[in-house]
Context: one part of a larger RNA
RNA sequence: CAAUCAUUAAGGAACUCGGCAAAAUGACACCGUAACUUAGGGAUAAGGUGUGCCAUCCUUCUUAAGUAAUAUUAAGUUAAGGAUAGGAGGCAUAGAGUGGUGUUGUACGACUGUUUAAUUAAAACAAAGCACUCCGCAAUAAGAUAAUAAAUCAAAGUAUUGAGUGUGAUUUCUGCCCGAUGUCGGCCGGUUAACGGAUUUUCUAAGUUGACUAAUAUAAGCUUGGUUUUGAUGGAAACCCCGAUCAAUGGCGGCCUUACCUAUGAGGGUCCUAAGGUAGCGGAAUACCUUGGCCGUUAAAUGCGGUCUUGCAUGAAUGAUUUAACGAUACAACAGCUGUCUCAAGGAUUGGCUCA
Numbered sequence: 001c002a003a004u005c006a007u008u009a010a011g012g013a014a015c016u017c018g019g020c021a022a023a024a025u026g027a028c029a030c031c032g033u034a035a036c037u038u039a040g041g042g043a044u045a046a047g048g049u050g051u052g053c054c055a056u057c058c059u060u061c062u063u064a065a066g067u068a069a070u071a072u073u074a075a076g077u078u079a080a081g082g083a084u085a086g087g088a089g090g091c092a093u094a095g096a097g098u099g100g101u102g103u104u105g106u107a108c109g110a111c112u113g114u115u116u117a118a119u120u121a122a123a124a125c126a127a128a129g130c131a132c133u134c135c136g137c138a139a140u141a142a143g144a145u146a147a148u149a150a151a152u153c154a155a156a157g158u159a160u161u162g163a164g165u166g167u168g169a170u171u172u173c174u175g176c177c178c179g180a181u182g183u184c185g186g187c188c189g190g191u192u193a194a195c196g197g198a199u200u201u202u203c204u205a206a207g208u209u210g211a212c213u214a215a216u217a218u219a220a221g222c223u224u225g226g227u228u229u230u231g232a233u234g235g236a237a238a239c240c241c242c243g244a245u246c247a248a249u250g251g252c253g254g255c256c257u258u259a260c261c262u263a264u265g266a267g268g269g270u271c272c273u274a275a276g277g278u279a280g281c282g283g284a285a286u287a288c289c290u291u292g293g294c295c296g297u298u299a300a301a302u303g304c305g306g307u308c309u310u311g312c313a314u315g316a317a318u319g320a321u322u323u324a325a326c327g328a329u330a331c332a333a334c335a336g337c338u339g340u341c342u343c344a345a346g347g348a349u350u351g352g353c354u355c356a
Stems, first nucleotide, its partner, number of pairs: 001351005007345002010342002014340001019337001027051005036041001038169001053087002056083005061076005101335007108327002113125002129167006143153003172320002175252003180249002182245005189240002195234001203226007253271005280314001281311001292308006
């Protein structure tokens, strides 16, 4: 010097990002126990008192005597429990060891549970509850697996079943919008692929007709084949079209003006929109300006709680708002407690270092 311990005057969080670490609390019995509450809890709430030994007394128990049987009497702590006052010793009587710190407010998540084996245990996941969608299975229910299929699960189940999605106990609620995207349904009409081939263009083989000509050849045509071009009527779903649907994806305005001081704006006008944010909550885990204004807490607070609210950019199952209980969650405060600190000190053990 390092690690691990036990102790410390006065103060007691002044330390620090933060009471991190340490200290403190602790058992049993009795007394006593608030707000709130889903009436179960909260609760070991909080807060107090006592505790060993000796003596005295009482009760139960056992044994003996006694009685017809109880009763009664005596003995017993190598049986158990209790009561009240008293006594002795010690620094100390739950004498060692083991063995809750408590209280208040707020946020989030209802809760128990799950998770990043080896940096994140949480407010994340799950959850019961709620809601929506799909599934009628005889003949493969929907859904999942499987090159294709057989087949398997779903299920030896049957719509109070099964599958998928969102939200996330409970209380109180869940507003407006179907224009866009999606889904579902409808369908007189429009549009439309493969297919189909009416029709149409070119070239060409063979045969044949054949104007003009003295004659042949040639031009042109016809028949039967081949090749190539055009492609009418018809023709499904989808799309256009019509409607429904938001606990489907999602969205939820601006300007001007106005009430006998001022301010505010119930009201009015106008433009746009599918509809213009309702109830709630609100400087919030969401508020830029911002350390917002005010109140409480402190001697002093960018903190915390309450309130206001013009909300840069809250808002209703992408859930809104409360909420008892719960939490190794986050934040703030108080009591107790302490070497965290003011400010350090000496001691023990182990290691290291120096010397031998």
This is a predicted structure of a 356-nucleotide part of an RNA (large-subunit ribosomal RNA, domain IV) from Helianthus niveus. Rfam family: Bacterial large subunit ribosomal RNA. The family has 102 seed sequences and 51,934 matches in Rfam 15.1. Model confidence (mean pLDDT): 82 of 100. RNAcentral holds the full RNA, with entries from SILVA.